RNA sequence: GGGCCCAUGGCGCAGCUGGUAGCGCACCUGCAUGGCAUGCAGGGGGUCGCGGGUUCGAGUCCCGCUGGGUCCA
Numbered sequence: 001g002g003g004c005c006c007a008u009g010g011c012g013c014a015g016c017u018g019g020u021a022g023c024g025c026a027c028c029u030g031c032a033u034g035g036c037a038u039g040c041a042g043g044g045g046g047u048c049g050c051g052g053g054u055u056c057g058a059g060u061c062c063c064g065c066u067g068g069g070u071c072c073a
Stems, first nucleotide, its partner, number of pairs: 001072007010025004019056001027043006049065005
C1' cells in the first nucleotide's frame, strides 16, 4: 500500500427483505432472610464509531474518514 471482517446501553451480543432499538450480565428499588448470597417483582440507562448522500422513513443501502482484527505485498 491492497483485500476481507468488525464498530449498537458499563460489559458480551442480537436486530430477518429499510418501518417504535432489544436480550443476557451488571446497576437501582421493593419483597422474602437476623444479615450476606440467592430467588421473585419492578425500574433506569444507548440514537447505533465520525461526516455526508439516497429515501416519506436508515442500526440496516451508497460514499468518505477513524479505530480494531485478519490475510497478501

Predicted 3D model of a 73-nucleotide RNA (transfer RNA) from Frigoribacterium sp. JB110. It matches the Rfam family "tRNA".